Predicted 3D model of a 73-nucleotide RNA (transfer RNA) from an Oscillospiraceae bacterium. Rfam family: tRNA. Gene Ontology term of the family: triplet codon-amino acid adaptor activity. The sequence was found in a public genome assembly.

RNA sequence: GCUGUGGUAGCUCAGUUGGUAGAGCAGCUGAUUCGUAAUCAGCAGGUCGUGGGUUCAAAUCCCACCCUCAGCU
Numbered sequence: 001g002c003u004g005u006g007g008u009a010g011c012u013c014a015g016u017u018g019g020u021a022g023a024g025c026a027g028c029u030g031a032u033u034c035g036u037a038a039u040c041a042g043c044a045g046g047u048c049g050u051g052g053g054u055u056c057a058a059a060u061c062c063c064a065c066c067c068u069c070a071g072c073u
Base pairs, nucleotide, nucleotide: 001072002071003070004069006067007066010025011024012023013022019056027043028042029041030040031039049065050064051063052062053061
């Protein structure tokens, strides 16, 4: 330099025939307990890597760029 993969909640990841963004763990509150753990219930947490484009509407489609990983030279 070229090709491909991935980038979504604090962490691990779902979500692609375009239509209100989710789970588990972690966190907070409450119940339970003499207390802790465990368990149960609830809550909060996201400008979906960045910038543009298409569209009534984009995590999703198109372009450029940044970063991760793998391969080729």